Source information: Small-subunit ribosomal RNA, central domain from an uncultured bacterium, 341 nucleotides, folded computationally. Rfam family: Bacterial small subunit ribosomal RNA. RNAcentral holds the full RNA, with entries from Greengenes.

[in-house]
Context: one part of a larger RNA
RNA sequence: UUGGGCGUAAAGCGUGUGUAGGCGGUUUAUUAAGUCUGAGAUGAAAGCCCGAGGCUUAACCUCGGUUUGUUUCAGAUACUGGUAGGCUAGAAUGCGGUAGAGGCAAAUGGAAUUCCUAGUGUAGCGGUGAAAUGCGUAGAUAUUAGGAGGAACACCAGUGGGCGAAGGCGAUUUGCUGGGCCGCUAUUGACGCUGAGACACGAAAGCGUGGGGAGCAAAUAGGAUUAGAUACCCUAGUAGUCCACGCUGUAAAACGAUGAGCACUAAGUGUCGGGCAACCGGUGCUGAAGUUAACACAUUAAGUGCUCCGCCUGAGUAGUACGGUCGCAAGACUGAAACUC
Numbered sequence: 001u002u003g004g005g006c007g008u009a010a011a012g013c014g015u016g017u018g019u020a021g022g023c024g025g026u027u028u029a030u031u032a033a034g035u036c037u038g039a040g041a042u043g044a045a046a047g048c049c050c051g052a053g054g055c056u057u058a059a060c061c062u063c064g065g066u067u068u069g070u071u072u073c074a075g076a077u078a079c080u081g082g083u084a085g086g087c088u089a090g091a092a093u094g095c096g097g098u099a100g101a102g103g104c105a106a107a108u109g110g111a112a113u114u115c116c117u118a119g120u121g122u123a124g125c126g127g128u129g130a131a132a133u134g135c136g137u138a139g140a141u142a143u144u145a146g147g148a149g150g151a152a153c154a155c156c157a158g159u160g161g162g163c164g165a166a167g168g169c170g171a172u173u174u175g176c177u178g179g180g181c182c183g184c185u186a187u188u189g190a191c192g193c194u195g196a197g198a199c200a201c202g203a204a205a206g207c208g209u210g211g212g213g214a215g216c217a218a219a220u221a222g223g224a225u226u227a228g229a230u231a232c233c234c235u236a237g238u239a240g241u242c243c244a245c246g247c248u249g250u251a252a253a254a255c256g257a258u259g260a261g262c263a264c265u266a267a268g269u270g271u272c273g274g275g276c277a278a279c280c281g282g283u284g285c286u287g288a289a290g291u292u293a294a295c296a297c298a299u300u301a302a303g304u305g306c307u308c309c310g311c312c313u314g315a316g317u318a319g320u321a322c323g324g325u326c327g328c329a330a331g332a333c334u335g336a337a338a339c340u341c
Base pairs, nucleotide, nucleotide: 003313004312005311006310007295008294012309014201015200016199017198021194022193023192025087026086027085028084029083030082031081033080034079035076036075037074038073039072040071041070042069049065050064051063052062053061054060090191091188092187093186094184095183096182097181098180102177103176104175105174106173107172108171109153114148115147116146117145118144119143120142124135125134162169163168206247207246208245209244210243211242215241216240220236221235222234223233259308260307261306262305263304264303267286268285269284270283271282272281273280274279290297291296314341315340316339323334324333325332326331
């Protein structure tokens, strides 16, 4: 390489949009590029290979065949392709409804923590397994009233619930805005699927500049514990966590560890949205055939098929070295070998 694979053994890009390419519904006519048939030319001979034969056999020799292919002419037209014209079952649009923590921005709200001021009040508070550090007679803790500020939004809702491509999204109101689902079949008429590169988005942590800073809290300090304790526990506490703009571009478990699309293959049951219903779309459970090494999966497939992309090929070395690209840096992406077993 071929082959075989990718839920858990190695293996699905974190997710989308989409270029090239690959693949592509139904019908009519035409063409004859692919495809198929026949004939011709060429494919030197020897050798190789296959089948015969000749030296007693073999080596050796002789004969015949084969020689992927390339090309010309003539023909066939089912399929694929090209061209022209139709169709509506795919796809999209329109119209009428509809659910939703989908996104962005602004405003507003109450509970709680902390701090400040004032009142009441007096010796403790806090913390733990037990303590101590710490706070407190300069009046703490507790309690009442007022104020400041930041962050997060109790219950509804530990949702077998919803929305989003994924990351993710949860107070309320308003504005702007994306997508979905259902119904009607009105319009277009294959406009589709996938998608190397490319582009966009992408938790947390981290980085840059400027703000902000209540609580929490890496680092750090102190107190304990301990043989020690650079920890677990306690008291403090800085980055950070928050906002704006820019970068990073990862993940460990970006997970359903399961790429996308289409079609087909028993049922039962819960729930969400639409619909009068039939039914359609999502999300779960149990299970048939089938699959699977087993576990399990099972119309939301890991079943049966087709199309396209990505990836794997013993373990370690190693996601390392070197080179390249990107980044302010941290680092990211790409990614070996010697050697060992």